[in-house]
RNA sequence: GCCCCAAUAGCUCAAUGGAUAGAGCAAGGCUCUCCUAAAGCCGAGAUUCGGGUUCAAGUCCCGGUUGGGGCU
Numbered sequence: 001g002c003c004c005c006a007a008u009a010g011c012u013c014a015a016u017g018g019a020u021a022g023a024g025c026a027a028g029g030c031u032c033u034c035c036u037a038a039a040g041c042c043g044a045g046a047u048u049c050g051g052g053u054u055c056a057a058g059u060c061c062c063g064g065u066u067g068g069g070g071c072u
Stems, first nucleotide, its partner, number of pairs: 001071007010025004018055001028042004048064005
């Protein structure tokens, strides 16, 4: 230098172009308890960045950034 893959919540992962973007763990609050732990309940939290296509984009297209792999 070229090619391929990935990027979604604090972490690990889902999500046919159309549902309020969901789950587990973690953090927070509440109940229970003399207190703590356990248990139960509640609710907050995310689509790497910039464009494009589309009635509609996490998803498709182009480019960038970061990480991983391969070739030279």
Molecule: transfer RNA
Organism: Chloroflexota bacterium